A computed fold for a 76-nucleotide RNA from Ruminococcus sp. YE282, annotated as transfer RNA.
Its Rfam family is "tRNA". Rfam classes the family as a transfer RNA.
The same sequence occurs in records of 2 taxa.
Lineage of the source: Bacteria > Bacillati > Clostridia > Eubacteriales > Ruminococcus.
[in-house]
RNA sequence: GCUGAAGUGGCGCAGUUGGUAGCGCAACUGAUUCGUAAUCAGUAGGUCGUGGGUUCAAGUCCCAUCUUCAGCUCCA
Numbered sequence: 001g002c003u004g005a006a007g008u009g010g011c012g013c014a015g016u017u018g019g020u021a022g023c024g025c026a027a028c029u030g031a032u033u034c035g036u037a038a039u040c041a042g043u044a045g046g047u048c049g050u051g052g053g054u055u056c057a058a059g060u061c062c063c064a065u066c067u068u069c070a071g072c073u074c075c076a
Stems, first nucleotide, its partner, number of pairs: 001072007010025004019056001027043005049065005
């Protein structure tokens, strides 16, 4: 330098053909208990790496760019 993959709540991941962003764990509140843990119920938290574009509508399609990982290659 080239190619590919990944980037989505605190963490790990899903999101099908473009149509209201979800699951598990963690956190918080409540119930239960003499109390803790466990269990059960509930609550809050993300505009999807960044910036543009297409579209009535973008996590999803297009372009550029950043970070990480893997592979390949050139020069000295």